[in-house]
Context: one part of a larger RNA
Molecule: small-subunit ribosomal RNA, 5' domain
Organism: uncultured prokaryote
RNA sequence: GACGAACGCUGGCGGCGUGCUUAACACAUGCAAGUCUAGGGGGCCCAGCAAUGGGUCACCGGCGAACGGGUGCGUAACACGUGAGCAACCUGCCAUCCGGCGGGGGAUAGCCGGCCUAACGGCCGGGUAAUACCGCAUACGCCCUCGAGCUCGCAUGGGCUUGAGGAGAAAACUGUCGCGCCGGGGGAGGGGCUCGCGUCGUAUCAGCUUGUUGGUGGGGUAACGGCCUACCAAGGCUACGACGCGUAGCUGGUCUGAGAGGAUGAUCAGCCACAUUGGGACUGAGAUACGGCCCAGACUCCUACGGGAGGCAGCAGUGGGGAAUAUUGCGCAAUGGCCGAAAGGCUGACGCAGCGACGCCGUGUGUGGGAAGAAGGCCCUCGGGUUGUAAACCACUGUCAGGAGGGACGAACGCUCGGCUUGACCGAGUUUGACGGUACCUCCAGAGGAAGCACCGGCUAACUCCGUGCCAGCAGCCGCGGUAACACGGAGGGUGCAAGCGUUGUCC
Numbered sequence: 001g002a003c004g005a006a007c008g009c010u011g012g013c014g015g016c017g018u019g020c021u022u023a024a025c026a027c028a029u030g031c032a033a034g035u036c037u038a039g040g041g042g043g044c045c046c047a048g049c050a051a052u053g054g055g056u057c058a059c060c061g062g063c064g065a066a067c068g069g070g071u072g073c074g075u076a077a078c079a080c081g082u083g084a085g086c087a088a089c090c091u092g093c094c095a096u097c098c099g100g101c102g103g104g105g106g107a108u109a110g111c112c113g114g115c116c117u118a119a120c121g122g123c124c125g126g127g128u129a130a131u132a133c134c135g136c137a138u139a140c141g142c143c144c145u146c147g148a149g150c151u152c153g154c155a156u157g158g159g160c161u162u163g164a165g166g167a168g169a170a171a172a173c174u175g176u177c178g179c180g181c182c183g184g185g186g187g188a189g190g191g192g193c194u195c196g197c198g199u200c201g202u203a204u205c206a207g208c209u210u211g212u213u214g215g216u217g218g219g220g221u222a223a224c225g226g227c228c229u230a231c232c233a234a235g236g237c238u239a240c241g242a243c244g245c246g247u248a249g250c251u252g253g254u255c256u257g258a259g260a261g262g263a264u265g266a267u268c269a270g271c272c273a274c275a276u277u278g279g280g281a282c283u284g285a286g287a288u289a290c291g292g293c294c295c296a297g298a299c300u301c302c303u304a305c306g307g308g309a310g311g312c313a314g315c316a317g318u319g320g321g322g323a324a325u326a327u328u329g330c331g332c333a334a335u336g337g338c339c340g341a342a343a344g345g346c347u348g349a350c351g352c353a354g355c356g357a358c359g360c361c362g363u364g365u366g367u368g369g370g371a372a373g374a375a376g377g378c379c380c381u382c383g384g385g386u387u388g389u390a391a392a393c394c395a396c397u398g399u400c401a402g403g404a405g406g407g408a409c410g411a412a413c414g415c416u417c418g419g420c421u422u423g424a425c426c427g428a429g430u431u432u433g434a435c436g437g438u439a440c441c442u443c444c445a446g447a448g449g450a451a452g453c454a455c456c457g458g459c460u461a462a463c464u465c466c467g468u469g470c471c472a473g474c475a476g477c478c479g480c481g482g483u484a485a486c487a488c489g490g491a492g493g494g495u496g497c498a499a500g501c502g503u504u505g506u507c508c
Stems, first nucleotide, its partner, number of pairs: 001507003005504005012363006018356002020321001025319003029316003034063003039060002042057006070274003079199008089191003094187001096185006102136001104134002111126006143166010173178001200246003207237003212234008249271004253264004276297005299310004327353001329352003335349001336347004366396004376387004400449001402444005410435001414430006420423001452497005457478003463492005473480002
C1' cells in the first nucleotide's frame, strides 16, 4: 500500500459498487421454461335461429427445454493459455443460390364404456384427426459401386469433368393475408478432433508400463486413433524427473513493486468441470441432460403396509457450521432469450427497490465579527500561564436532513389510418414506466437535527499534574513500573486522521 474481510469504540446525508472466503452440509414454503388453436380432433362455458364466432381446459403434434442462471467437488490434464492443423469431421434455427412439393394407406391419444387402486397410477373394449406415422411415384444435384480424362499436392491422396449401374424425399392447410415442407451447394456462426510451446510442490517417490508400444484384419464413431476386438512382433516412457504422493479449476486480469519479480484468480468476461453419491443409455442438429429417464447406495417424506414420492452448487428463505456475509420485496416499463404470422404469453436472465460505513467517491455538521482575554477546568515560581476568538454576544448564510408545491429523461417499438417509390419506407393519430410522486426544480422555517477515534519514552508528530509503588498494568522492537513514572491508570493540554478511527488476519 492492498482486502469479498472480521472485531472494538463511534456514526449526518447521498451516488456508484459490493456482500457464505466455512458444511459440493441438510432443506419447510413460493416462484425460477414454456409457447403455438394460422398443425389436429375434441370436452365445457358464452353469443347466435343456424352456419359460425369467442373463451377455457387437457390431449396428439411442432419448436424450445443442450440457452440463460448456479457452484468449484473433481481435474497437474491437450483442462487452460497461445500458435498451427483436420487430404479425418458434424452443424437445428439464420441469410443466400439450385431443383422439387404427385398419388395413396393403416393406426393412436384425447373421448365413450367397463374394471383395479388409499395414493401414485394402471388394465380391457369401442371409435376419431393431423404439418403425427407408413408404403408407392418422381431425382438437376447429392450418396454408393465400377471406369475414363485433366489437374494439383510432401504424402496416405485431393479437386474438376464425364460414362454405366444402384439406392434414397416431401405437407399440407386456408375465405384472405400468408406460413411452410423435401433434396442439394457453398456461407455465417457454433461445435468435435490432432499437434508444437507454456502451466505448483516433493527424489525422505527411481524405476514405470501388458491394451502396455507398434503392425495386420475386423468392429465402432460425424470423424482420426488400442477407441474396442482377434492375431503377430516386443516394444514404449524415464535424472531435460517417468511413476508415485500432496496441493490446485485455468486464463483475461487483480494486489504490490522503480522495474525485474512476488502473491493472487471474489465481483465482470472467456474456457473447463459438476448438479444428493456411483453407474447407464434414450431422445435429439446438439446432452456433464441442475428444475428428463432407468438401476444401485445413503438420506427425507407419505401410506389404507400392498406400495409410492423427493433432490435449492437457480431466486428468495430456514436450520447447521462459522470471526463473518442481505429481502420468503416490485416489475417484465427497458435490454436480452424461447414460442407465435401477429397481437401476445413466459422469463427470480435482467431492470429496480430493501438491508449492511463492507469499499470508493462526494458533501455537511455553519460563515464573519467578537477581550491584553468572562466563568469553569488544568498548571503555577502565586506574579501569572493555558484552554482561547474558543464561548457568550452581534450580524449573516441556508448545502444536507425536515415541511409544502411542481415534476421528468429512460419510450421506441407496437396498434390504427393514409401515402407511394411496396420498404428494415414515409406521414398522421394513439397506447405502454417496476423504479416513482423517485431524481430534479421552486418555496417555507430556522444555527436550528449532525464528531468521533487513536496516539503523545525513542523509532514517530504530540507534556504536565495526580494516583500507583517490580503491585496493578503497558508493550510492534528497544524496553517501562521496586515513592517525584513525559512509557501503568485518570485528568488537563497537545498531535494525527476524520464519518470514521484503531486492532487482528493475510499478501506484496